Predicted 3D model of a 395-nucleotide part of an RNA (large-subunit ribosomal RNA, domain III) from a Bacillota bacterium. Its Rfam family is "Bacterial large subunit ribosomal RNA". Taxonomically the source falls in Bacillota (Bacteria, Bacillati).
Context: one part of a larger RNA
C1' cells in the first nucleotide's frame, strides 16, 4: 500500500431454553437443509493416545468462544479358537563350506530368512464414561496331561512310524444354465399402540414390529470317480502290502458303491432378542432400572454359495508344508468312552482410517488398497428423491 485483499467448495441456516463475567459460533430442543455405491458402516496401510472424564483458557483454531484433534490431570487396549509368531513355502534376500575380485566386496552349493499365497480348534446375545468373536452369561470345539472303566496286545508282537517312496493338496481364461440363500416388499395372517383442533376418522382405519448363531444330529439338488479281489514285476536311487506296469476273476453301464456337496429340517432354544410400557432417588449415573406381545406365510430376489463344478478355448495356467498311504525303522504298552478332573506360551487389540489425526509446509476443494452397501422410478452400483446412519463444510 490498508484497515485494503483474503477468512479455503453457494449443503443454509432460525427460534427458543441452558451454561456463563461475556454467546451469532459451546450444550439442550423443535423446526429448516445436504450426503445416502456416501458425505453410512467394517477392515487394512499409515499416524501414535490423537480416545474417555474432569479442570482450564496463555498460545494454537483465518472471527468468536465457556467449545476442540489445543493446555492440564486422571483413566482406558484382558484373547487356547481373530491377526501374527511358536506350521509351510513364492519373488526376492542372506548365505557355511567354495569361485572370482588391489581393498571394500560380487558371485553362489548345502541351508536359511521371507506373504501378498497354502495350512489351522467360536458362535449368539449382554455389558462400559471410554475394551470387547478378547470381560460376562449360554452353547461349542482343539490342543496336551492325569485318572476311572471297557478291549487288545508285550518276539506267535498291539501299537506308533520317517528328514525316505507314492498320492493329495494343486490352482488358468471365457460363457450359460439350474439348484439355493442373504437381501427387499406398497402383499396376507397375527400382535402392540392410537382415534385427531378436522372437509373427514371404530374403518377394508393410521403406525410400529413379525428375529436369532456357531456346534451336534440327520437328510438333500447337484458334481467327480467304474468298484473290489487275486497273482507277477528288471521301475519310483534302499525296502515296500503303497503308486506304477502286466495279466486274471467278480460286480455293473439311466445303476451300485464311494467321495464331494450349497441349502433344508430338529436340536442348540423352559434361551435371547424384541415394538412398545416404564419407576424409585436425587447429594450421583433416565428413556435408565425393571417388565415384555406377536415372532407365520406368500411374491420377488442376487453380483454371494454349490462352482473354475460344467461346457469351451488357447497364450496352457506357483510352491511347500500339511493329510492319506507305504516301507525302513522304532517298540511295551496302546486304542475307546453320553465318564472325572486339569492345563493351554509370546505379540497386537484405545481412537482416526475417502479423513481436521494418513501423504500433500496448513484443521488444504488433491491423492489414499479391500469387503457391506436398503426403498421407490430405473436395465443398472446411472440418474433424481428417501431409510438406517451421518452432516450444514469455524466469520
Nucleotide at each position: 500500500a490498508a484497515g485494503u485483499a483474503a477468512c479455503g467448495a453457494a449443503a443454509a441456516g432460525a427460534a427458543g431454553g441452558g451454561u456463563g463475567a461475556g454467546a451469532a459460533u459451546c450444550c439442550c430442543u423443535u423446526c429448516c437443509g445436504c450426503c445416502g455405491a456416501a458425505a453410512a458402516c467394517c477392515c487394512a496401510a499409515g499416524g501414535u493416545u490423537u480416545c474417555c472424564u474432569g479442570a482450564g483458557g496463555a498460545a494454537g483454531g483465518u472471527u468468536c468462544g465457556u467449545c476442540c484433534g489445543c493446555u492440564c490431570a486422571g483413566g482406558g487396549u484382558a484373547a487356547g479358537u481373530c491377526g501374527g509368531g511358536a506350521c509351510c513355502u513364492a519373488a526376492g534376500c542372506c548365505g557355511a563350506g567354495g569361485g572370482c575380485g588391489a581393498a571394500a566386496g560380487c558371485c553362489g552349493u548345502a541351508g536359511g530368512c521371507g506373504a501378498u499365497g497354502g495350512a489351522c480348534a467360536a458362535c449368539u446375545g449382554g455389558u462400559u464414561g471410554a475394551g470387547a468373536u478378547u470381560c460376562c452369561a449360554g452353547u461349542a470345539c482343539c490342543g496336551c496331561c492325569u485318572g476311572a472303566c471297557u478291549u487288545c496286545g508285550u518276539u506267535c508282537g498291539a501299537g506308533c512310524g520317517a528328514u525316505g517312496g507314492g498320492g493329495u493338496g494343486a490352482c488358468g481364461c471365457a460363457g450359460u444354465a439350474a439348484g439355493g440363500u442373504a437381501g427387499g416388499c406398497a402383499c396376507a395372517g397375527c400382535g402392540c399402540a392410537c382415534c385427531g383442533u378436522u372437509g373427514g376418522u371404530u374403518g377394508u382405519g393410521u403406525g410400529c414390529g413379525u428375529c436369532c448363531a456357531a456346534g451336534c444330529c440327520u437328510u438333500u439338488a447337484g458334481g467327480g470317480a467304474g468298484u473290489a479281489g487275486c497273482c507277477a514285476u528288471a521301475g519310483g536311487c534302499a525296502a515296500a502290502u503303497c503308486c506304477g506296469u502286466g495279466g486274471c476273476u467278480a460286480c455293473g453301464u439311466u445303476a451300485a458303491u464311494c467321495c464331494u456337496g450349497a441349502g433344508g429340517g430338529g436340536u442348540g432354544a423352559u434361551g435371547g432378542g424384541g415394538a412398545g410400557c416404564g419407576a424409585a432417588a436425587u447429594u450421583u449415573a433416565a428413556g435408565u432400572a425393571g417388565c415384555g406381545a406377536a415372532c407365520u406365510g406368500g411374491c420377488u430376489g442376487a453380483u454371494c454359495c454349490u462352482c473354475c463344478a460344467c461346457u469351451g478355448c488357447c497364450a496352457a495356467g506357483a510352491a511347500a508344508a500339511g493329510c492319506c498311504u507305504c516301507u525302513a525303522g522304532c517298540g511295551a504298552g496302546a486304542a475307546g468312552u453320553g465318564c472325572a478332573g486339569g492345563c493351554g506360551c509370546c505379540c497386537g487389540u484405545a481412537c482416526c482410517g475417502u479423513a481436521a489425526a494418513c501423504c500433500g509446509a496448513c484443521a488444504c476443494a488433491g491423492g489414499u488398497g479391500g469387503g457391506u452397501g436398503a426403498g421407490g422410478a430405473g436395465a443398472g452400483a446411472a440418474u433424481c428423491c428417501u431409510a438406517a446412519g451421518g452432516c450444514g463444510c469455524u466469520c
Model confidence (mean pLDDT): 81 of 100.